[in-house]
Molecule: c-di-GMP-I riboswitch aptamer
C1' cells in the first nucleotide's frame, strides 16, 4: 500500500416489542429497547429478489436478502 481476516480496547448501528407522528397499505420517523451486526456504512427507472396494492399492471416501498460501492479500529 494491497488482500484476507476478527482476538482485545475504543468507537459504532439497532430486530422484535411498546408509546407518538405519518402512509390507503406496504412502509417511514422520533423516544424507549437490544435480537443481532465489521460494513447492520451508502445505492432502490437505468442488476437480480421480496413486500404493498390491482381485475391486470408500480408509478409506492424494502439496502437487517444477494449485489455493487466506499470505509474505522487491530492480534495472530
Nucleotide at each position: 500500500u494491497u488482500c484476507a481476516a476478527g482476538a482485545a480496547a475504543a468507537g459504532g448501528c439497532a430486530a422484535a416489542c411498546u408509546c407518538g407522528u405519518u402512509g390507503a397499505a406496504a412502509g417511514a420517523u422520533g423516544a424507549g429497547g437490544a435480537c443481532g451486526c465489521a460494513a447492520a456504512g451508502c445505492u432502490a427507472u437505468a442488476g437480480g429478489g421480496c413486500c404493498u396494492g390491482u381485475a391486470g399492471a408500480a408509478u409506492g416501498g424494502c439496502a437487517g436478502c444477494c449485489a455493487g460501492u466506499u470505509a474505522c479500529c487491530u492480534a495472530a